Context: one part of a larger RNA
């Protein structure tokens, strides 16, 4: 000098930031991952149309849009934590034997078939979760078949392997329609290849203890061989006897690591809170399963401990998300608001979804600002407090005149953060097309959680706003009383036994000052 502090006494605003360091201890209770109707069958609701109607209604998937259900993308990202881990981790510098959904560029392609299945219906079984069996039906679900420029396998002769379509618009033709067709856009499939990310291998570095001296059997190399997206003992058989180690190996203690942070004039020593990069973890512990991606915080199965609900046959569940509660602890906050901005997930879009975020709310926890009034004012009032009784001192300090009113409080105006999407008009691309799309110009509207905030400006009135510590020496700052080795102080040296500047309390007085001392810790 510092602190994520805490504990004492005080405590006017006002920006910015921080806020379970303890038990990775349990957790009510509401949220924290969805989205698409331009992928599909459909129609539980709820608006509209249309028919019927005994005026009570009731048919109707025709529109709008849409609960559950198929199906696609998401969900592996954001957000938590710091148990583990001394090295499968980090840092930094290299490497070769991979991998990649969305996204960019490119190339060639998207033909023709079929079987099925939730939903739904029926009938059953269960206290519940929940399930069974028959029947019905769609896809961008799912499985052949055609084709293969490129792919992949090969013995170089050849063998093998794809797809899905949905939506806008439209001149001529076809068609009773719906559509064929045309074009566009989103989309599907093969491959090529970029960006970005990802996985894997080396080498240096990286905490204490030799009162830890040997440690190894897949261990160490080799060959077949299976496994991987990939190189390997990664896994397996057979061989061979290696490997490692006072340059500290095995043990054992302790810890996530780096940017960096605090200190110090540096070298160094300490730390690893917010913020960023990684890494590991999701009650504990063990597995895989979908998937491009996980051995997956809010998935799946088993086992275990716990906790709930049971009709005792069974079943529910995981806050180290974001508020909250219990415990634990010197100690650490709202069960708030909004998606308006920036970001993310779906979607052509409109838009939905987001305790990521962005704001509010509570604490002097820190850091910085500002105020608690400014000139003037000697009769040095009064009153305290000293005393050698003359006086001294509080002290221009009040009072009393002259002014200003920051900030709090009234009261009235009022913002940036928000211009994209959207609409509309002009220009270029596409095209058969002046459609539709797309793009660039240009014009217009809409949209604010914060918050009627910040900021502006009125009217009043010094009005509303100072404390803590210390005063023996170190160390700035002394008297008086009261106690009497007691009561007490105390970092250290020592104060206290009748004149105590060192205890108490006054008066003074000295630091700092919305703090200010005390305690822990570190340089």
């Nucleotide at each position: 000098a510092u602190u994520g502090a805490a504990c004492g006494c005080u405590g006017g605003c006002g920006g910015c930031a921080u806020g379970c360091u303890u038990u990775a201890c349990a957790c009510a209770u509401g949220c924290a991952a969805g989205u698409c109707g331009a992928a599909c069958g459909g129609c539980a609701g709820c608006a509209c149309g249309g028919g019927c109607u005994u005026c009570g209604g009731c048919c109707u998937g025709g529109u709008g849009g849409c609960g559950a259900g198929u199906g696609g993308c998401g969900a592996a990202c954001g957000g938590g934590u710091g148990a583990g881990u001394a090295a499968u981790g980090c840092a930094u510098c290299g490497g070769a034997a991979c991998g990649u959904a969305c996204c960019g560029u490119g190339u060639a392609g998207u033909g023709g078939g079929g079987g099925a299945u939730a939903a739904c219906g029926u009938a059953g079984c269960g206290a519940a979760a929940g399930u069974u069996a028959c029947g019905c039906u769609a896809a961008u679900a799912c499985c052949g078949c055609a084709u293969a420029c490129g792919c992949c396998c090969c013995g170089a002769g050849g063998g093998g392997g794809a797809a899905a379509g949905u939506g806008g618009g439209g001149g001529a033709c076809c068609g009773c329609a719906a559509g064929g067709c045309c074009u566009c856009a989103c989309g599907c499939u093969a491959u090529a290849u970029g960006a970005g990310c990802g996985g894997c291998c080396g080498a240096u570095g990286u905490c204490g203890g030799a009162u830890u001296a040997g440690c190894u059997a897949g261990u160490u190399g080799g060959u077949g061989g299976g496994g991987u997206a990939a190189a390997g003992g990664c896994c397996u058989a057979c061989c061979a006897a290696g490997g490692c180690g006072a340059c500290g190996a095995u043990c054992c203690g302790u810890a996530g690591c780096g940017g960096g942070u605090c200190u110090g004039a540096g070298a160094g020593g300490a730390u690893g809170a917010u913020c960023c990069g990684c890494c590991a973890c999701a009650c504990u512990g063990g597995g895989a399963c979908u998937g491009a991606g996980a051995c997956a915080c809010g998935g799946c199965c088993c086992a275990g401990a716990c906790u709930c609900c049971u009709a005792c046959g069974g079943g529910a569940g995981g806050c180290a998300g974001c508020a909250g509660u219990g415990g634990g602890g010197a100690a650490u906050u709202u069960u708030g608001g909004a998606c308006a901005a920036u970001g993310g997930g779906c979607g052509c879009a409109a838009g939905c979804c987001u305790g990521a975020u962005c704001c509010a709310g509570c604490c002097a926890u820190g850091c910085c600002g500002c105020g608690u009034g400014a000139g003037u004012g000697a009769a040095g009032a009064a009153g305290g407090c000293c005393u050698u009784c003359g006086g001294g001192u509080u002290g221009u300090a009040a009072a009393g005149c002259u002014c200003u009113u920051u900030c709090a409080g009234a009261c009235g105006g009022a913002a940036a953060g928000a211009a994209a999407u959207c609409u509309c008009u002009u220009g270029a691309g596409u095209u058969a097309a002046u459609a539709c799309c797309c793009u660039g110009g240009g014009a217009g509207g809409a949209u604010g959680a914060c918050g009627g905030u910040a900021c502006c400006g009125u009217a009043a009135g010094a009005a509303g706003a100072a404390g803590c510590a210390c005063c023996g020496g170190c160390u700035a700052a002394c008297u008086a009383c009261g106690u009497g080795c007691c009561a007490g102080c105390a970092g250290c040296c020592g104060c206290g036994g009748u004149a105590a500047u060192a205890c108490g309390u006054a008066g003074g007085g000295u630091g700092c000052g919305a703090g200010c001392g005390u305690u822990a810790a570190u340089c």
Small-subunit ribosomal RNA, 5' domain from an uncultured bacterium, 523 nucleotides, folded computationally. The full RNA is in RNAcentral, with records from ENA, Greengenes and SILVA. Its mean pLDDT, the model's own confidence on a scale to 100, is 88. Rfam family: Bacterial small subunit ribosomal RNA.